[in-house]
RNA sequence: UCGACGUCGCGCGGGAGAGUCCCCCUCGGGGGCGCCGAAGGAGCAAUCCCUCCCCGGAAUCUCUCAGGCACAGCCACCGCCCGACGAAGG
Numbered sequence: 001u002c003g004a005c006g007u008c009g010c011g012c013g014g015g016a017g018a019g020u021c022c023c024c025c026u027c028g029g030g031g032g033c034g035c036c037g038a039a040g041g042a043g044c045a046a047u048c049c050c051u052c053c054c055c056g057g058a059a060u061c062u063c064u065c066a067g068g069c070a071c072a073g074c075c076a077c078c079g080c081c082c083g084a085c086g087a088a089g090g
Base pairs, nucleotide, nucleotide: 001090002089005086006085007084008083009082011080012079013078014077019033021032022031023030024029034069035068036067040065041063042062043061047057048056
């Protein structure tokens, strides 16, 4: 000095699911029951590391605490661009 790759952040694009059923109402919403899971959270543990065990990490699985069930917004995840940090190697 270049830099595969990794992490985080910003922007753009894509992005599902489940009653707007009943009642009340100032039409903004609230309550009841039913339902969904892809913010987050929790749990098991497929599995990762290691010769094995232990320790540790850990899901799109499970639970639905939270959140959500017209539209909108949010949204795990995927792609692209930029920035920061780390970084095998040249």

About this RNA:
This is a predicted structure of a 90-nucleotide RNA (Glycine riboswitch aptamer) from Umezawaea beigongshangensis. The model forms 91% of the base pairs in the Rfam consensus. The source organism's lineage runs through Bacteria, Bacillati, Actinomycetes, Pseudonocardiaceae and Umezawaea. It was read from a public genome assembly, where an Rfam model found it. The coordinates come from a structure-prediction model, not an experiment, and the mean pLDDT is 76.